[in-house]
RNA sequence: CUUGUGUCACAACGGCUUCCUGACGUGGCAUUUAACAUUUACUGGAGCA
Numbered sequence: 001c002u003u004g005u006g007u008c009a010c011a012a013c014g015g016c017u018u019c020c021u022g023a024c025g026u027g028g029c030a031u032u033u034a035a036c037a038u039u040u041a042c043u044g045g046a047g048c049a
Stems, first nucleotide, its partner, number of pairs: 004031007013022001015048003019045002
């Protein structure tokens, strides 16, 4: 110094926010892996104006 998987947290992003959804990006924990692979989050909801 290499590849994934699961999980958690922070978190860019709105005209506005003690709410929701999604997560650009980043980190933690556990586990896996040595040169294979590539694909498609949304750009809003609720409320106010």
The prediction has a mean pLDDT of 77.
Predicted 3D model of a 49-nucleotide RNA (SAM/SAH riboswitch aptamer) from an uncultured Rhodobacteraceae bacterium.
The model forms 93% of the base pairs in the Rfam consensus.
It was read from a public genome assembly, where an Rfam model found it.